[in-house]
Molecule: c-di-GMP-I riboswitch aptamer
Organism: Paenibacillus naphthalenovorans
RNA sequence: GUCCGAUCAAGGCACAGCCAUUGAAAAGUGGUGUCGCAAAGCUAAAGGGGCUAACGUGUGGAAACACACCAUGCCAGCCAGCCGCCGGA
Numbered sequence: 001g002u003c004c005g006a007u008c009a010a011g012g013c014a015c016a017g018c019c020a021u022u023g024a025a026a027a028g029u030g031g032u033g034u035c036g037c038a039a040a041g042c043u044a045a046a047g048g049g050g051c052u053a054a055c056g057u058g059u060g061g062a063a064a065c066a067c068a069c070c071a072u073g074c075c076a077g078c079c080a081g082c083c084g085c086c087g088g089a
Stems, first nucleotide, its partner, number of pairs: 002089004012037002017032006035077001041082003047079002049075003056069005
C1' cells in the first nucleotide's frame, strides 16, 4: 500500500417513537431512546439519486383561495468522493 473481517482492545455513532426548540415544509439542533452501522467520520460547489415547495411563474377564481411547475431549502443512515481505529492475509 492492497484485500478480507467484526472474534479481541479502546470504544464510537444512534433509526422509529416521545419531549423541547428552529423552519412554510422537507428537515435541523438538544434530551430520551437503541433500529441498526466497520466508516452511520467528513464533503450537498465533482457527479448521479431522493425529499420539500416558502418565494416566483402559470392556470382557474370577483375575491378569499385552489391546483400545477420551480431549489435558491434539505437528505452523507441512497450511490459516490476523501480521510481513518482494531484484527488477519